[in-house]
RNA sequence: GCCGGAAUAGCUCAGCUGGUAGAGCACGUGUCUUGUAAACACGGGGUCCCGGGUUCGAGUCCCGGUUCCGGCU
Numbered sequence: 001g002c003c004g005g006a007a008u009a010g011c012u013c014a015g016c017u018g019g020u021a022g023a024g025c026a027c028g029u030g031u032c033u034u035g036u037a038a039a040c041a042c043g044g045g046g047u048c049c050c051g052g053g054u055u056c057g058a059g060u061c062c063c064g065g066u067u068c069c070g071g072c073u
Base pairs, nucleotide, nucleotide: 001072002071003070004069005068006067007066010025011024012023013022019056027043028042029041030040031039049065050064051063052062053061
């Protein structure tokens, strides 16, 4: 230099054919317990890596960029 993959909650990851974002763990509160943990119930938490474009509508499609991983030379 070229090719491919990844980037979404604190962490690990889903997200279909474009229709307005979720799970588990963690965290907070409550119930239970003498107390802690566990269990159960409820809850908070998001500029979907960045900048543009297409569209009535973009996490998703298109273009450019950044970072990380793998391969080729």
Description
A computed fold for a 73-nucleotide RNA from an Actinomycetota bacterium, annotated as transfer RNA. The RNAcentral record of the sequence draws on ENA. The coordinates come from a structure-prediction model, not an experiment, and the mean pLDDT is 82. Rfam family: tRNA.